[in-house]
Transfer RNA from a Candidatus Nomurabacteria bacterium, 74 nucleotides, folded computationally.
NCBI's taxonomy places the organism under Bacteria, Bacteria candidate phyla, Candidatus Nomuraibacteriota.
It was read from a public genome assembly.
It matches the Rfam family "tRNA". Gene Ontology term of the family: triplet codon-amino acid adaptor activity.
RNA sequence: GCGCGCGUAGCUCAGUUGGAUAGAGCGCCAGUUUGCGGUACUGGAGGUCGUAGGUUCAACUCCUGCCGCGCGUA
Numbered sequence: 001g002c003g004c005g006c007g008u009a010g011c012u013c014a015g016u017u018g019g020a021u022a023g024a025g026c027g028c029c030a031g032u033u034u035g036c037g038g039u040a041c042u043g044g045a046g047g048u049c050g051u052a053g054g055u056u057c058a059a060c061u062c063c064u065g066c067c068g069c070g071c072g073u074a
Base pairs, nucleotide, nucleotide: 001073002072003071004070005069006068007067010026011025012024013023019057028044029043030042031041032040050066051065052064053063054062
């Protein structure tokens, strides 16, 4: 260089034959419990779905460029 794949919460990921308020576990914060902590239970905060465009009535989802990461190949 070329080919393929991935990019969604602090971390690990799910989600989608295009349409419902964008989710789970862990972590974080608060409360209950406890002599304190942990455990357990309850509640909460946290996301421009990498980025810029395009298609569409409607895009996390389809198409294109770019950026980052990984694999293959010379």